Two RNAs folded together computationally: RNase P RNA and transfer RNA, 491 nucleotides in total.
Its mean pLDDT, the model's own confidence on a scale to 100, is 76.
Rfam match: Bacterial RNase P class A. Rfam describes the family as follows. Ribonuclease P (RNase P) is a ubiquitous endoribonuclease, found in archaea, bacteria and eukarya as well as chloroplasts and mitochondria. It is annotated as a ribozyme.
[in-house]
């Protein structure tokens, strides 16, 4: 060189003008008793990301709820460690994948139960025998050979007995086929009628022990002929974690209209959360029914007070499990210590656009170079991604052109 | 901004692990019937939003994505 792995870190870069958003000064002018606002100018100085995304997790934080424990719900699941917590990291086990670098894995529990295993198949769960296999043991058909008996002499019946030659059926088997995703351990010798863990030997399993580790587990001895398959991203079952909601949370101001509630005053007793509230007593007001008193009825609108609250404003709101640097422990995730640093905080929501140059890739075209493949200055063109904060952190998963690093892995040329 | 729900033929829907290369209506095509159309009649086309997983099997169960849609500021 080429193909491929692992993992960090940037997110083209410089200037220039014109804008956009808060922030800090300063100034003209206007409001306003004053604190102070308000328009407009100037000037500094700051202005996304590694994912801001999905909102999938787990915190903080704020509020309602709340003795305490169960139920239901919901969620993790090997094993130890990290961590404010996590379903996240980080080392390790055990499996699987790949010539390797290296990757993947929701991976307790199927002898607590219960569910399901379509369709095919004999049988799908303490199953089953279609096809096969056998002749050990029964029965029968068919052959061969003998006695006897009958005859229409061709033969025919009983009966015995040979031989697995040749079917059947009953039995015996579970080795092969053959069905399915899956068939009740594997190979391989004996062994037998023919097979079988039936016996063995070796692998696989279960049960006890014994090392090594903290542990998941890993070796390894002795034993047990193997005794009950897969599905818990089916119910369940066992350990463990979880109260609800979400910044539109909540907390203070608080308009206009629209609705609630009040509205004479003085004592006196009671009460009491210190706001008021109930009786009694006495004076005393409009305004309507009415000719007047007594009676009854109202205080309406319009003014004022009180409370609740909206729209609108302040807050929460950016100093934080915070970021960089070094040392030390620690395989590591990460801890501890010392020093520097302040790094958008808007609320219809800003961070943008031109234009010169540089850099990156890819085109074209080609000054030259080389036998030749090729290689190749200036030069023109295009193109430099996914994406846009809205309380904030830790993570996870998604999108994303490219540029760099590695005592990294393969295979291939020289040397 | 937060918090939910939903995706199946052109349109409306059944289906909730297997008997589903997914049923039904209505639309669409073509054929029968009419002197022609409609109406009737008979066939047909035609879908599980997209990946991955678990499981012998997935529209159906998990997981991520993509689109769609709803609610949530507060009294009487």
């Nucleotide at each position: 060189g080429c193909u491929g792995c692992g993992g960090a870190a940037c997110a083209g870069g410089c200037g220039a003008u014109c804008g956009c958003c808060g922030c800090c000064g300063g100034g003209c002018g206007g409001c306003g008793u004053g604190a102070g606002c308000c328009u407009c100018c100037c000037g500094g100085g700051g202005g996304a990301g590694g994912a801001a995304a999905g909102u999938c997790c787990g915190a903080g934080c704020u509020c309602c709820a709340c003795a305490g424990g169960g139920c239901a719900g919901g969620g993790u699941g090997c094993c130890g460690g990290g961590u404010a917590a996590c379903g996240c990291c980080c080392g390790g086990u055990g499996g699987g994948g790949g010539u390797g670098a290296c990757c993947c894995c929701a991976a307790g529990g199927a002898a607590a139960g219960u569910g399901c295993c379509a369709c095919a198949g004999a049988g799908a769960g303490a199953a089953g025998a279609c096809c096969g296999c056998c002749u050990c043991g029964c029965g029968u058909c068919c052959g061969g050979c003998g006695u006897c008996g009958g005859u229409c002499c061709g033969c025919c019946g009983c009966c015995g007995u040979c031989g697995g030659g040749g079917g059947c059926g009953c039995g015996g088997c579970a080795a092969g086929g053959g069905u399915g995703a899956a068939a009740g351990g594997g190979u391989g010798c004996g062994g037998u009628a023919a097979g079988a863990g039936c016996g063995c030997a070796c692998c696989g399993g279960g049960g006890c022990c014994c090392u090594g580790g903290u542990a998941a587990c890993a070796g390894g001895g002795c034993u047990c002929g193997c005794a009950c398959g897969g599905c818990a991203a089916a119910c369940c079952c066992c350990a463990c974690c979880c109260g609800g909601a979400g910044c539109a949370a909540g907390a203070c101001c608080g308009a206009a209209c629209a609705g609630g509630g009040g509205c004479g005053g003085c004592c006196c007793g009671g009460u009491u959360u210190c706001g008021g509230c109930c009786g009694g007593g006495c004076c005393a007001g409009a305004g309507g029914c009415g000719g007047c008193c007594c009676g009854c009825c109202u205080c309406a609108g319009u003014c004022c007070c009180c409370g609740g609250g909206u729209a609108g404003g302040u807050c929460g709101c950016u100093c934080g499990a915070g970021c960089c640097a070094c040392g030390c422990g620690g395989c590591g995730a990460c801890g501890c210590g010392u020093g520097g640093c302040c790094u958008a905080g808007a609320u219809g929501a800003a961070u943008g656009a031109u234009c010169g140059c540089c850099c990156c890739g890819c085109g074209c075209g080609g000054c030259g170079g080389g036998c030749a493949a090729c290689c190749a200055a200036g030069g023109c063109g295009c193109g430099g991604a996914c994406a846009g904060a809205a309380c904030u952190c830790g993570g996870c998963u998604u999108a994303u052109g490219g540029u760099c690093c590695g005592u990294c892995a393969g295979c291939g040329a020289c040397g | 901004g937060c918090u939910c729900c939903c995706a199946u033929c052109g349109u409306c829907u059944a289906g909730u692990g297997g008997u589903c290369c997914a049923g039904g209506a209505c639309a669409c095509c073509g054929g029968c019937c009419u002197c022609u159309c409609a109406c009737g009649u008979c066939g047909g086309u035609a879908a599980c939003a997209g990946g991955g997983g678990u499981u012998c099997g997935a529209a159906c169960c998990c997981c991520c994505u993509u689109g769609g849609g709803a609610g949530c500021g507060c009294c009487a």